A computed fold for a 73-nucleotide RNA from a Candidatus Bilamarchaeaceae archaeon, annotated as transfer RNA. The sequence is in RNAcentral, with records from ENA. The prediction has a mean pLDDT of 84.
[in-house]
RNA sequence: GGGCCUGUAGUCCAACGGUUAAGAUGUCCGCCUCACACGCGGGAGAGUGCCGGUUCGAUUCCGGCCGGGCCCA
Numbered sequence: 001g002g003g004c005c006u007g008u009a010g011u012c013c014a015a016c017g018g019u020u021a022a023g024a025u026g027u028c029c030g031c032c033u034c035a036c037a038c039g040c041g042g043g044a045g046a047g048u049g050c051c052g053g054u055u056c057g058a059u060u061c062c063g064g065c066c067g068g069g070c071c072c073a
Stems, first nucleotide, its partner, number of pairs: 001072007010025003018056001027043005049065005
């Protein structure tokens, strides 16, 4: 330099172009316990890397840029 994949809560990871972006883990509260852990119940936490485009509507499709990974040179 070229090609491909990828970017979503603290972390991991879902989401046919259409309801309030799902789940796990972590975290907080309660229950349980002498207490802790486990277990059970509940709560909070992300508008999706950035800028544009397409569309009635974009996390999803298209382009550019930025970051990460793999391959080629």